A computed fold for a 463-nucleotide part of an RNA from Candidatus Falkowbacteria bacterium RIFOXYC2_FULL_36_12, annotated as small-subunit ribosomal RNA, 3' major domain.
[in-house]
Context: one part of a larger RNA
RNA sequence: UGACGGGGACCCGCACAAGCGGUGGAGCAUGUGGUUUAAUUCGACGGUAAACGAGGAACCUUACCAAGACUUGACAUCUAGCUGCAUACACCUGGAAACAGGAGUAGCCUUCGAGGGUGCUAGACAGGUGCUGCAUGGUUGUCGUCAGCUCGUGUCGUGAGAUGUACGGUUAAGUCCGGAAACGAGCGCAACCCCUGCCCUAAUUUGUAUUUUAUUAGGGGACCGCCAUGUUUAACAUGGAGGAAGGUGGGGAUGACGUCAAAUCAGCAUGGCCCUUAUGUCUUGGGCUACACACAUGCUACAAUGGCCAGUACAAUGGGUUGCCAAGCCUUAAGGCGGAGCUAAUCCCAACAAAGCUGGUCUCAGUUCGGAUUGAGGUCUGAAACUCGACCUCAUGAAGCUGGAAUCGCUAGUAACCGUAAAUCAGAUAUGUUACGGUGAAUACGUUCUCGGGUCUUGUACA
Numbered sequence: 001u002g003a004c005g006g007g008g009a010c011c012c013g014c015a016c017a018a019g020c021g022g023u024g025g026a027g028c029a030u031g032u033g034g035u036u037u038a039a040u041u042c043g044a045c046g047g048u049a050a051a052c053g054a055g056g057a058a059c060c061u062u063a064c065c066a067a068g069a070c071u072u073g074a075c076a077u078c079u080a081g082c083u084g085c086a087u088a089c090a091c092c093u094g095g096a097a098a099c100a101g102g103a104g105u106a107g108c109c110u111u112c113g114a115g116g117g118u119g120c121u122a123g124a125c126a127g128g129u130g131c132u133g134c135a136u137g138g139u140u141g142u143c144g145u146c147a148g149c150u151c152g153u154g155u156c157g158u159g160a161g162a163u164g165u166a167c168g169g170u171u172a173a174g175u176c177c178g179g180a181a182a183c184g185a186g187c188g189c190a191a192c193c194c195c196u197g198c199c200c201u202a203a204u205u206u207g208u209a210u211u212u213u214a215u216u217a218g219g220g221g222a223c224c225g226c227c228a229u230g231u232u233u234a235a236c237a238u239g240g241a242g243g244a245a246g247g248u249g250g251g252g253a254u255g256a257c258g259u260c261a262a263a264u265c266a267g268c269a270u271g272g273c274c275c276u277u278a279u280g281u282c283u284u285g286g287g288c289u290a291c292a293c294a295c296a297u298g299c300u301a302c303a304a305u306g307g308c309c310a311g312u313a314c315a316a317u318g319g320g321u322u323g324c325c326a327a328g329c330c331u332u333a334a335g336g337c338g339g340a341g342c343u344a345a346u347c348c349c350a351a352c353a354a355a356g357c358u359g360g361u362c363u364c365a366g367u368u369c370g371g372a373u374u375g376a377g378g379u380c381u382g383a384a385a386c387u388c389g390a391c392c393u394c395a396u397g398a399a400g401c402u403g404g405a406a407u408c409g410c411u412a413g414u415a416a417c418c419g420u421a422a423a424u425c426a427g428a429u430a431u432g433u434u435a436c437g438g439u440g441a442a443u444a445c446g447u448u449c450u451c452g453g454g455u456c457u458u459g460u461a462c463a
Stems, first nucleotide, its partner, number of pairs: 001463002003460003007457007015447002019410005026300008034291002042053002064286007073125001077124006085117001087106003091102004108116002127275002130273003136269002138264003141260001143258001148187006154163003167178003193252004198220007223246001226240005302403001306362007318349003323342002328337003369400001374395007416439007
C1' cells in the first nucleotide's frame, strides 16, 4: 500500500421489512446431469451453466455412428504434358445412393500465336467443426450504470509511499459548496443522441379528425426560472404558484481503471502441434428425440372472482410478389375449390382481439373442474411424416382438491391477468424469444437483522 475480520462509524440497493403473485407437490413441454447406446456430435457448470450457443435437428442442417465409395480431391492458385474441347440432353448395366462401366445426339471464342477458357495425367498444394481460450486477436459475461480509477507540477517522507481524492455540509453521482499544501488535468458521473408526454409552424395522400386526427420535417417548452421557509449571504433541501409536465418528467442507447489465467480455437481470424488413400471428401440409412432416476426453466390446472352456451363492445405493434390472399361455394372441422385486390396509410393477413359487458345453465362433486394418456378416422406441408411433424373430428378421461424444508420476481401504467404480431421457417414439436397494446392493484413504519456494494477508521503472526 492492499486484502481480510463472527472490529467500529456513516451511506446506498426490491437487500431486509410492508405487500401482491409465484417456484418447491401434480401432468406435460424444454434444457442439463446420470445411465444406456454402434452413435446418443460439441461447448457452457455457484452467483456469472442448465427454453444457454440453437431467432426453429424428419432429409439437408450435422460436426456423431454403421455401411458403401473417392484420393490434386467438394473448394482456391500455379507449373508441365496431352486433349475437335467447353457444355447441355437423354439411354443401357450394376447399385440404397454416391459412383463405376458402356454407348449416343447437338455443340466454344480467336487477332490463327494451341492464345483464352474446358477436361485428363503428373506435381506444388488443397482440406481438417482435429488439440491447445493456460500461446493469442476480436467479442462477451460479472462486480456494476456501482462512483469510482488515475496523471502532471508542487509539497511531505531515508524509502515503499502520502497529499491532491482527508474534513463539514449536500447530491442519484469524486454532484456541487465551504475550507484546507496543494494547484490543475484526464478516463468515468451529468449533458450532448433516440423514443414518449404539451404547444406552434409548414407540407402531404392512400387517411377524412373539418373546433384539424395522422404522417413527415423544423421549432418552442422545465431552468430550483418565480415566491416563502431553513441553512454558513453557499451548495442544497422542504412547501407553494403557474404549468401538459417540477426538481434527473418517464424509458432507451451509452458500461471508467480493473477483477475472475471467467467464456469462446465450433461464429470469425490466428501462433504452435497433429492427420494427409485420412482426423480430408461424397452418399444411403441411423443418431442428436433413448429412459430406472436427479436438477433447472416454463406451460396447464386443481375450479363458482369459476366452467359451458348465446348475444354484444373496444386496440396497438408488425408482415406480405417463389408472397399476403378477399368475396362466393363445399366440408361437423382441420381444410378444399375459387380467383378479386395488393410491390401496400390504398389490398390482404385480420376475426366483432381476448380478458370485459348482458342473459341463461351448472350448485361444490374428482364434478358440465382438469385435460394427460390411448384407440379410430381424416387434413396440410414436403421426394419422403416408421424411427421423428403440426392440426381437425369422434371416443377415452391419469394425476391433481393450493403444495414440506426452502426459495424467486416486482415500487406504477409497475406487479398480476388478457390477448395480438414478428424473427427463424417448406412444415414444425413455440408452452420459448423479441415486440405490441387492453384491464389494472396493494404496500414501503423503518434500517435492528440477511445479502451485495461504497467512504473513512481500527486490528492483523496474511501478500
NCBI's taxonomy places the organism under Bacteria, Bacteria candidate phyla, Candidatus Falkowiibacteriota.